A computed fold for a 538-nucleotide part of an RNA from a metagenome, annotated as small-subunit ribosomal RNA, 5' domain. The full RNA is in RNAcentral, with records from SILVA. Its Rfam family is "Bacterial small subunit ribosomal RNA". Its mean pLDDT, the model's own confidence on a scale to 100, is 84.
[in-house]
Context: one part of a larger RNA
RNA sequence: GGACGAACGCUGGCGGCGUGCCUAACACAUGCAAGUCGGACGAACCGAUAGGAGCUUGCUCUUUGGGGUUAGUGGCGGACGGGUGCGUAACACGUGAGCAACCUACCUCUCGGCGGGGGAUAGCCGGCCUAACGGCCGGGUAAUACCGCGUAAUGCGUUGGAGUCGCAUGAUUCCGACGUGAAAGCGGCCGCAAGGUCGCGCCGGUUGAGGGGCUCGCGACCUAUCAGCUUGUUGGCAGGGUAACGGCCUACCAAGGCUACGACGGGUAGCUGGUCUGAGAGGAUGAUCAGCCACAUUGGGACUGAGAUACGGCCCAGACUCCUACGGGAGGCAUCAGUGGGGAAUAUUGCGCAAUGGCCGAAAGGCUGACGCAGCGACGCCGUGUGUGGGAUGAUGGCCUUCGGGCUGUAAACCACUGUCAGGGGGGACGAAUACCCGACUUCGAAUAGUUGAUCGGGGAUGACGGUACCCCCAAAGGAAGCACCGGCCAACUCCGUGCCAGCAGCCGCGGUAAGACGGAGGGUGCAAGCGUUGUCC
Numbered sequence: 001g002g003a004c005g006a007a008c009g010c011u012g013g014c015g016g017c018g019u020g021c022c023u024a025a026c027a028c029a030u031g032c033a034a035g036u037c038g039g040a041c042g043a044a045c046c047g048a049u050a051g052g053a054g055c056u057u058g059c060u061c062u063u064u065g066g067g068g069u070u071a072g073u074g075g076c077g078g079a080c081g082g083g084u085g086c087g088u089a090a091c092a093c094g095u096g097a098g099c100a101a102c103c104u105a106c107c108u109c110u111c112g113g114c115g116g117g118g119g120a121u122a123g124c125c126g127g128c129c130u131a132a133c134g135g136c137c138g139g140g141u142a143a144u145a146c147c148g149c150g151u152a153a154u155g156c157g158u159u160g161g162a163g164u165c166g167c168a169u170g171a172u173u174c175c176g177a178c179g180u181g182a183a184a185g186c187g188g189c190c191g192c193a194a195g196g197u198c199g200c201g202c203c204g205g206u207u208g209a210g211g212g213g214c215u216c217g218c219g220a221c222c223u224a225u226c227a228g229c230u231u232g233u234u235g236g237c238a239g240g241g242u243a244a245c246g247g248c249c250u251a252c253c254a255a256g257g258c259u260a261c262g263a264c265g266g267g268u269a270g271c272u273g274g275u276c277u278g279a280g281a282g283g284a285u286g287a288u289c290a291g292c293c294a295c296a297u298u299g300g301g302a303c304u305g306a307g308a309u310a311c312g313g314c315c316c317a318g319a320c321u322c323c324u325a326c327g328g329g330a331g332g333c334a335u336c337a338g339u340g341g342g343g344a345a346u347a348u349u350g351c352g353c354a355a356u357g358g359c360c361g362a363a364a365g366g367c368u369g370a371c372g373c374a375g376c377g378a379c380g381c382c383g384u385g386u387g388u389g390g391g392a393u394g395a396u397g398g399c400c401u402u403c404g405g406g407c408u409g410u411a412a413a414c415c416a417c418u419g420u421c422a423g424g425g426g427g428g429a430c431g432a433a434u435a436c437c438c439g440a441c442u443u444c445g446a447a448u449a450g451u452u453g454a455u456c457g458g459g460g461a462u463g464a465c466g467g468u469a470c471c472c473c474c475a476a477a478g479g480a481a482g483c484a485c486c487g488g489c490c491a492a493c494u495c496c497g498u499g500c501c502a503g504c505a506g507c508c509g510c511g512g513u514a515a516g517a518c519g520g521a522g523g524g525u526g527c528a529a530g531c532g533u534u535g536u537c538c
Stems, first nucleotide, its partner, number of pairs: 001538004006534005013384006019377002021342001026340003030337002035076003040073002043070004050063006083295003093219007102212003107208001110205005115149001117147002124139006155180011185200006221267003228258003233255004238250003270292004274285004297318005320331004348374001350373003356370001357368004387417004397408004421479001423474005431465001436459005441453001444450001482527005487508003493522005503510002
């Protein structure tokens, strides 16, 4: 000199864009943060319309039941998104390779299929236990829930033959044999029906994309006042387990494996893209944003699932908090706000799903503290204002003085202007579109019925921010400057007070009666809505 997620002191006009618990991974009141689908299913409730009956002629009863709402079963999602950095010195991360040792829901490409049966169970009804959380028994019901059967391959397993190739185990192609082995419906339209057709879905293979798993080379902290470490340890064989290789696990066999190029131990730490600094080399760092990893009160465990060993799922144990009828129960903010505590220190219990994105749904739409916005803080960066021109016999005041005068100083007053920002009034956005509807063309179709489409034409809903940005008008110099320093380094000097006192100080050093170094004043210098101090890094 530069930098900062800063803090502190004094001061503080406006706007834009960013940014804001670095400490206690301390404890948490309250609300919200993950649901959705009735076009999978039974049921319950509401009920338009139309008909009938009673009659008191505007009500009651009853039938129909388009449609709507949803507790439960079922499906998909809750493994994403959001948070934190405890742990971790490790294939956790970065980079480059490999898997002839692997998995992949939804999506894409493509081939083929969707036949025929069965038994339950929640909801519900009845009864019962319980303070509560909740639970038990009996009856009975549906499905795209569950379970057999049939059929099927280029799937899978075993096996026979032939070929091609390779980096060892082997990979791959073709022709067989045997075994194994799947499914589900819903909605629209036409039809009296049987059925036809379209859309969505379902099953088995194939393919791609994206995602993940595993292995290896290299790279990156301190410590030798840590020198030896290791028994599933190192390797083999057999088996188990896994999506898959492997001591991953087990039995048996052998006695190996690592280490001064630092093993083992201890300390510290999430890693990276980056960030800061520097001419660079390098040094320091890892907030915000992005990628990866780890964690979700502490420790352990599995279940479900394509995917978790699962933050707002389950079970067990511990600590803590709460309820209790003392028998027993409930909970987990390192989501967003917010509270207490800790601390030098870090914000609103705000608005909205209008946009972007996510989940569900055929869609309408629902949910979304992701996100978009607003609020608070000069915390940072940037922009801008606090006026402009004229104005001397150089006013007053203040300070200094050699008492002549000098400085403040064109500064003010005064004259003439301007109108940024703030203030008042008026107008007023972009962000919004491919939602949806109708038609044309087009796909499927026997069809002039329907239906598909990223195409075309027409109609056309929706804005939190926000009456904000922006524009126009009005008034008016009016409301808007401080902070540090002035001995040298280092730009800037005098007077008074004080008298080794009070004090200053980054270093050198000032102060003991004329202090340019302390305190005040006048003047000056430097920055400026900031200026200084402290801390940390280069």